[in-house]
Molecule: TPP riboswitch aptamer (THI element)
Organism: Zoogloeaceae bacterium
């Protein structure tokens, strides 16, 4: 000099699903409670930012399970997709000194 984890800050992206024999207030849906999966199911949170499976398309998909749902695997080396800066220093590469 250069550079990995991990960090931090400011920006910026994202998701709001399923179930119930419970309550209210409806009139078929809301909104509390409970329960499922998940980091997160509205939350001063949670997760991702290009070396990008957060999350969107494809999808009213396809195999499995399940009360029930992207619940689990496919799909997927698919199309998309939001960054910059400071800490840090594993570890490399140069110079210089001494042996």
């Nucleotide at each position: 000099g250069a550079a990995a984890a991990a960090c931090g800050u400011u920006a910026g992206g994202g998701g709001u699903g399923c179930c119930g024999a419970c309550g209210c207030a409806u009139g078929c849906u809301g909104c509390g409670c409970g329960g499922c999966u998940g980091a997160g199911a509205c939350u001063u949170a949670c997760c991702c930012u290009c070396c990008g499976a957060a999350c969107c398309u494809g999808a009213u998909c396809c195999g499995g399970g399940u009360c029930g749902u992207g619940c689990c695997g496919g799909c997927g080396u698919a199309g998309g997709g939001a960054a910059a800066c400071g800490u840090g220093g594993c570890u490399c590469c140069u110079g210089c000194c001494g042996c």